[in-house]
Molecule: transfer RNA
Organism: uncultured bacterium
RNA sequence: GCCGUUGUAGUUCAGUGGUAGAAUAUUUCCUUGGUAAGGAAAAGGUCCUGGGUCCGAUUCCCAGCAGCGGCU
Numbered sequence: 001g002c003c004g005u006u007g008u009a010g011u012u013c014a015g016u017g018g019u020a021g022a023a024u025a026u027u028u029c030c031u032u033g034g035u036a037a038g039g040a041a042a043a044g045g046u047c048c049u050g051g052g053u054c055c056g057a058u059u060c061c062c063a064g065c066a067g068c069g070g071c072u
Base pairs, nucleotide, nucleotide: 001071002070003069004068005067006066007065010024011023012022013021018055026042027041028040029039030038048064049063050062051061052060
């Protein structure tokens, strides 16, 4: 330099055009004599950045940034 792939909650990951979810972690409550385990609820996202298409973009297209892998 070229090609591919990934970027979503504190963390690990789903979601694939129609107002964004799970597990785990955090907080509160219930349960117990107490702890652990269990149950209920809450909070937490500019979906990497900028532009384009579309009535509507996390999703499709383009460019860029960062990580990973491959080729030379």